[in-house]
RNA sequence: AGGGGCGUAGUGAAAUGGUAUCACAACAGUCUCCAAAACUGUUUUUCACGGUUCGAGCCCGUGCGCCCCUG
Numbered sequence: 001a002g003g004g005g006c007g008u009a010g011u012g013a014a015a016u017g018g019u020a021u022c023a024c025a026a027c028a029g030u031c032u033c034c035a036a037a038a039c040u041g042u043u044u045u046u047c048a049c050g051g052u053u054c055g056a057g058c059c060c061g062u063g064c065g066c067c068c069c070u071g
Base pairs, nucleotide, nucleotide: 001070002069003068004067005066006065007064010024011023012022013021018054026042027041028040029039030038047063048062049061050060051059
């Protein structure tokens, strides 16, 4: 320099263009003499900017970052 893949919560991942979900974590509560475990509840997310669309995590463009391949 060229090509390809990926970017979603603190972490790891789902999601036919139609209310963004699950697990773990964190916090609060129940239980307990205390704690752990268990149970219940709560909080936190679509890389950025544009475009298409009634509606975008999803489709398109550009940029940024990470990984892989070629030279």
Molecule: transfer RNA
Organism: Candidatus Magasanikiibacteriota bacterium